[in-house]
RNA sequence: UUCGGGGUAGGAAAUAAGGCGUUAAGUGCUGGAAGGACGGAAUGUGUCUUCUGGACGAAAGUGGAGACCUGCGAUCUUAUUUCCGCAUUCGCCGCA
Numbered sequence: 001u002u003c004g005g006g007g008u009a010g011g012a013a014a015u016a017a018g019g020c021g022u023u024a025a026g027u028g029c030u031g032g033a034a035g036g037a038c039g040g041a042a043u044g045u046g047u048c049u050u051c052u053g054g055a056c057g058a059a060a061g062u063g064g065a066g067a068c069c070u071g072c073g074a075u076c077u078u079a080u081u082u083c084c085g086c087a088u089u090c091g092c093c094g095c096a
Stems, first nucleotide, its partner, number of pairs: 001096001003094003010084010020073003029054008040090005060070002063068001
């Protein structure tokens, strides 16, 4: 120097368990502010969280006396499994 390769945070889905809401929070869309993480390093892109504003918006049950039960929600958390895990440059590993 050529060619090849490895590695992160994190994300998604499925299943299970436990919650929350059904007196509508949450989820999804969107404006603003602050902050975080992002292969070993830098830059870029994107991303996540919190606070706050806006528009939109729902599935309950002639099951039960009731506690509840069965449902419902772009609902939350945890566990397991699977998949994904950006670009450029340098570094790292292998071969020549």
The RNA shown here (THF (Tetrahydrofolate) riboswitch aptamer) has 96 nucleotides and comes from Liquorilactobacillus satsumensis DSM 16230 = JCM 12392. NCBI's taxonomy places the organism under Bacteria, Bacillati, Bacillota, Bacilli, Liquorilactobacillus satsumensis. The prediction has a mean pLDDT of 76. Its Rfam family is "THF (Tetrahydrofolate) riboswitch aptamer". Rfam's curators write: Tetrahydrofolate (THF) riboswitch was first reported for Ames et al. as an RNA motif in 5' untranslated (5'-UTR)regions of folate transport and biosynthesis genes in Firmicutes genomes. The sequence was found by an Rfam model in a public genome assembly.